[in-house]
Transfer RNA from a Phycisphaerales bacterium, 74 nucleotides, folded computationally. The RNAcentral record of the sequence draws on ENA. It matches the Rfam family "tRNA". Its family is annotated with triplet codon-amino acid adaptor activity in the Gene Ontology. The organism belongs to Phycisphaerales, within Bacteria.

RNA sequence: GGGCCAGUAGCUCAGUUGGCUAGAGCGUCCGCCCGACACGCGGAAGGUCACAGGUUCAAGUCCUGUUUGGCCCA
Repeated sequence: GGGCCAGUAGCUCAGUUGGCUAGAGCGUCCGCCCGACACGCGGAAGGUCACAGGUUCAAGUCCUGUUUGGCCCA
């Protein structure tokens, strides 16, 4: 230098053919429970969907560029 894959919550990830309000588990916080802690149960907070632009009535999803990481080739 070229090719491929990935980037979505603090962490690990899902998200179907573009369409409902962006989700799950773990973690954090609050409440219940307990003599107390853990477990369990209920709830809440937490998001620039890597960044920028484009297409569209509508984009996490499609297109282009950039960027970070991984793998392969040279």